[in-house]
A computed fold for a 75-nucleotide RNA from Sphingobium sp. JS3065, annotated as transfer RNA. The sequence is in RNAcentral, with records from ENA. Its Rfam family is "tRNA". By type it is a transfer RNA. NCBI's taxonomy places the organism under Bacteria, Pseudomonadati, Sphingomonadales, Sphingobiaceae, Sphingobium.
RNA sequence: GCUGGGGUAGCUCAACGGUAGAGCCGCUCACUCGUAAUGAGAAGGCUGCGGGUUCAAGUCCCGCCCCUAGCUCCA
Numbered sequence: 001g002c003u004g005g006g007g008u009a010g011c012u013c014a015a016c017g018g019u020a021g022a023g024c025c026g027c028u029c030a031c032u033c034g035u036a037a038u039g040a041g042a043a044g045g046c047u048g049c050g051g052g053u054u055c056a057a058g059u060c061c062c063g064c065c066c067c068u069a070g071c072u073c074c075a
Base pairs, nucleotide, nucleotide: 001071002070003069004068005067006066007065010024011023012022013021018055027041028040029039030038048064049063050062051061052060
């Protein structure tokens, strides 16, 4: 330099172009003599950045940044 995959909640991951969800962690409540476990509940994001298309974009298109796997070059 080229190609593929990826970037979404604190963590691991979902999400036909149509209100962004789940599990875990943490928090509250119940249960318990108490803890753990279990059950219930609430909270937590504008989806790497900037543009474009569209009535509508996490999703499609363009540019850039970062992570990752491979390929190539190394006079």